[in-house]
A computed fold for a 101-nucleotide RNA from Pedobacter sp. Leaf170, annotated as SAM riboswitch aptamer (S box leader).
It was read from a public genome assembly, where an Rfam model found it.
Its mean pLDDT, the model's own confidence on a scale to 100, is 81.

RNA sequence: UGCUUAUCGAGAAAGGUGGAGGGAAUGGCCCUUUGAAACCUUAGCAACCAGCCUUGUUUGGGUAUGGUGCUAAUUCCAACCCGUAAAGGGGUAGUUAAGUC
Repeated sequence: UGCUUAUCGAGAAAGGUGGAGGGAAUGGCCCUUUGAAACCUUAGCAACCAGCCUUGUUUGGGUAUGGUGCUAAUUCCAACCCGUAAAGGGGUAGUUAAGUC
C1' cells in the first nucleotide's frame, strides 16, 4: 500500500514551544493572530484488540492494567442512485480497530 470484517447522530482540553494556516480530496460552509498546522507535557473520553472479574457459556455484562484511537461543527454539509422535491434510505470515498498477503 492492497484486501476482509466491523465502525462512525453520543463522549472528552488545559498548558508550553511555534507563528499561518486548518477542517482528507471537489464545491459549500465554517474554525483560526482572542493564535492555525506541527511537536511536547499533563488531563480526559471511549471501549476496537489483549488482560482481568462475572455469567445465563455467548454476537452478554463489568473493569480500565496494556496496545491503539479520539478530545469544534453528524465523517461539518453536499456530491452518485432511489425519491417531483423535502424527509428518508442506499452507495462511493474516508476515519478507526482487528485480521490478512